[in-house]
Molecule: Lysine riboswitch aptamer
RNA sequence: UAGUUAAGUAGAGGCGCAAGAAUAAUGAGUAUGCUUUUGGACGCAGUAAGGUGCGGGGGAAGGAAGCUGAAAGGGAGAUUGCCGAAGAACUUAUCAUCCUUAAGGAUAAGAUUCUGGGCAUACAGUGAAUAACUGUAUGACUGUCAUCGCAAGAUGGAGGGCUACUGAAAUG
Numbered sequence: 001u002a003g004u005u006a007a008g009u010a011g012a013g014g015c016g017c018a019a020g021a022a023u024a025a026u027g028a029g030u031a032u033g034c035u036u037u038u039g040g041a042c043g044c045a046g047u048a049a050g051g052u053g054c055g056g057g058g059g060a061a062g063g064a065a066g067c068u069g070a071a072a073g074g075g076a077g078a079u080u081g082c083c084g085a086a087g088a089a090c091u092u093a094u095c096a097u098c099c100u101u102a103a104g105g106a107u108a109a110g111a112u113u114c115u116g117g118g119c120a121u122a123c124a125g126u127g128a129a130u131a132a133c134u135g136u137a138u139g140a141c142u143g144u145c146a147u148c149g150c151a152a153g154a155u156g157g158a159g160g161g162c163u164a165c166u167g168a169a170a171u172g
Base pairs, nucleotide, nucleotide: 001172002171007166008165009164010163011162014083016082017081018080019079023076033067034066035065036064037063038062042055043054044053045052047102048101049100050099051098086115087114088113089112090110091109092108093107094106095105116142117141119139120138121137122136123135124134125133126132144157145156146155147154148153
C1' cells in the first nucleotide's frame, strides 16, 4: 500500500415495529343484585371428570317482566423507545378464590425453529364482535442484493441480509 476477513460504529425500507398515561367508545342496558311471576329437582365453588363442602319441595336450575347496573379481556390513543424492529411456534419454570387429574389461561426465561416489509383476498383459529389479532395459501406492491440487459425490465435470494465508514490478525 492492495483486495479480503473476524469485529465495531452509523444508517435505510414505510399504510414499518413495539410499549403506552389521561380519556372516550366497545363490551352493555349484558353480567350481577333486588322484586314479582312461572317452573318443579337439581344447583354453586371458572371448564371437563372424580371427590369434598354448601344451598335446595319452607321450592334448585331454567324462562318472563320491572327496577338497578358494572368490570376484565380486545381495539383507539398524546408520547416514548426503535429498524429482528418485532411476531409466531416449541420447550421449561412459576401463578390462580376448596382438593386431585386433564385441558385452557396469565407471567417469565431460552440464538430451538420460522418470518425482509406492509397491503388485499380466501380458509382456519382466538374473540361479544362485522373490530382487532395469529397462522397458512395466493396475488400484486415495495426496499435491498445477485445474475442477465445499452436501457426499460426479467429472474432469483434472504434481515445471520443490505448501505456507508472504521478495521485486528492473516495473505499478496